Molecule: transfer RNA
Organism: uncultured Bacilli bacterium
RNA sequence: GUUCCCGUAGCUCAGUAGGAUAGAGCAAAAGUUUCCUAAACUUUAGGUCGCUGGUUCGAUUCCAGUCGGGAACA
Numbered sequence: 001g002u003u004c005c006c007g008u009a010g011c012u013c014a015g016u017a018g019g020a021u022a023g024a025g026c027a028a029a030a031g032u033u034u035c036c037u038a039a040a041c042u043u044u045a046g047g048u049c050g051c052u053g054g055u056u057c058g059a060u061u062c063c064a065g066u067c068g069g070g071a072a073c074a
């Protein structure tokens, strides 16, 4: 330099052949339980779906550009 893959909650990831309030596990906070802690159970909070633009009535999903990470080839 060329091509390809990934970017979604603090962390690890799912998801969607465009449409309903964007999800799980772990972690966090609160509560129950316990003499206390841990464990267990219940509840809660937490996201401009990397960024910018485009298409569309409607984009996390499609398109373009860009940024970051990775791989292959040279």
Base pairs, nucleotide, nucleotide: 001073002072003071004070005069006068007067010026011025012024013023019057028044029043030042031041032040050066051065052064053063054062